[in-house]
Context: one part of a larger RNA
Molecule: small-subunit ribosomal RNA, 3' major domain
Organism: Bacillota bacterium
């Protein structure tokens, strides 16, 4: 000076309490151990690995395994020689590839001999390839503590020095946040602010919205005139600044009540991670020293695996029902996507689909009926009209292909499972919970991810305890 403490003091944080909902128990989804395999490719491992890297493993993807093949190579450059590229066929082959045969001549320049570009064959060597090691040799790029309130400098002054002061002290904030104070004045990185989004409101500006008023017209409708008031779209502005009243209080920072107000004390959420610390991840996203391999750790196919299955953990989906379950009927969304797409009417098929092609490069048409809810029917407690695994038949689609291994539908089957030990996870308001919708990766394939609405709670006395943090002080045989 730090670090540690089952020393102290003061402060916070869904840390704990108070409450709501889980998960641990079953089915299955999916990741990972371990086991098996010719391979189950590689990496991630407390927190901070395990629906992680994959925003999509049938082939490809691919890195793994087994066979077949190739050795200036699948990919850059540079030589030489042939031949325009290139398109068609024949034979073997599981394809890679290997052999044969036809047809075929473009562009530039020109002395008409040919020369060149660019492509392809064949050669020879320089090289080339490697997702092979090394994250403990690195770059860049991330997690984490921690959106924690803390990290430093420069001059001064104090110590013989390490180093101290400032940064500590009385108050105060979410905040090293501000005010006093002070041997310190003064600055930087970090807080906040300056950005976006949302929540009032004005202006502009109307192929979206509107009988608002007016005319047409309809079974019904902005459907048509016709208008931008209004709803909205999407540009600029305006709004909150403890500005204003009272109280506390040092007369200070503020704090604590009130006005007005669409919003009140950072209004709400987003991006933004300070010096570091974990020899934290990552050579496999790239990149890059060094060490290795180079008829192989390169490379091309074809098939398999990466989907294996006595087991054990994690992460989620359905569910165990009567605030349910199943039929009919009826309303309400907000972000999105769409041109090798989106696909509407109408027709077929119980159904997934199929026919068909309107219309839309989209505030114009489509995906696309939002669902929970609400009306009315019923089932009446039952392993049940709960619950859906799991099998079996029969079809759809998507693809050169769904056996290993894809998604859906019909009928049939109906298994565990009657709220879940020890333990343990989120969450403080439009938040949990519940309820559907879109996207992105994709040809298919989502219970997962990243978004969007709809309904809509309960509870915070407190800070002793438990976890993690900050700040002052102590103690120490620890650095």
């Nucleotide at each position: 000076u730090g670090a540690c403490g089952g020393g102290g003091g003061c402060c916070c944080g869904c840390a704990c309490a108070a409450g709501c909902g889980g998960u641990g128990g079953a089915g299955c989804a999916u990741g990972u151990g371990g086991u098996u395999u010719a391979a189950u490719u590689c990496g991630a491992c407390g927190c901070a690995a395990c629906g992680c890297g994959a925003a999509g493993a049938a082939c490809c993807u691919u890195a793994c395994c087994g066979g077949g093949g190739u050795u200036u190579g699948a990919c850059a450059u540079c030589c030489u020689g042939c031949g325009a590229a290139c398109c068609c066929c024949u034979u073997g082959g599981a394809a890679a590839c290997a052999a044969g045969g036809g047809g075929g001549u473009g562009c530039c320049c020109u002395u008409c001999g040919g020369g060149g570009a660019g492509c392809g064959c064949a050669g020879a060597g320089a090289c080339a390839g490697g997702u092979g090691g090394u994250g403990c040799a690195u770059g860049g790029u991330u997690g984490u503590c921690g959106u924690c309130a803390g990290c430093u400098c420069g001059u001064g002054u104090c110590g013989u020095g390490a180093g101290a002061u400032g940064u500590u002290g009385g108050g105060u904030u979410a905040a090293g946040u501000c005010c006093c104070g002070c041997a310190a004045c003064g600055a930087g990185c970090g807080c906040a602010a300056c950005c976006c989004c949302u929540a009032c409101c004005u202006u502009u500006a109307g192929u979206u919205g509107c009988c608002a008023g007016c005319a047409g017209g309809u079974a019904a409708a902005g459907c048509u005139g016709g208008g931008c008031a209004c709803u909205c779209u999407a540009a600029a502005g305006g709004g909150a600044c403890u500005g204003c009243c009272g109280g506390u209080g040092a007369c200070a920072a503020a704090c604590c009540g009130g006005a007005g107000g669409a919003a009140g004390g950072u209004g709400g959420g987003g991006a933004u991670g300070a010096c570091g610390u974990c020899a934290a991840a990552u050579c496999a996203u790239c990149a890059u020293g060094c060490c290795c391999c180079u008829u192989a750790u390169a490379u091309c196919c074809c098939g398999g695996g990466c989907u294996a299955c006595a087991c054990a953990c994690g992460u989620g989906c359905u569910a165990c029902a009567a605030u349910g379950g199943c039929c009919u009927g009826u309303a309400c969304a907000g972000a999105g996507g769409g041109g090798u797409g989106c696909g509407a009417a109408g027709g077929g098929g119980u159904g997934a689909c199929c026919c068909g092609g309107a219309g839309c490069c989209a505030a114009u048409c489509c995906c696309a009926c939002a669902a929970a809810g609400c009306a009315g029917g019923u089932c009446u407690c039952a392993g049940u009209u709960c619950g859906g695994a799991u099998u079996g038949c029969a079809g759809g689609c998507u693809g050169c292909a769904a056996c290993u291994c894809g998604c859906c539908u019909g009928c049939a089957u109906g298994a565990a499972g009657u709220c879940g030990g020890a333990a343990u996870c989120g969450c403080u308001a439009g938040u949990a919970a519940u309820c559907g919708c879109g996207g992105a990766u994709c040809a298919g394939c989502a219970u997962g991810c990243c978004g969007c609405g709809g309904u809509g709670a309960a509870u915070a006395c407190g800070u002793u305890c438990c976890c993690g943090g900050g700040c002052c002080u102590u103690g120490u045989a620890c650095a």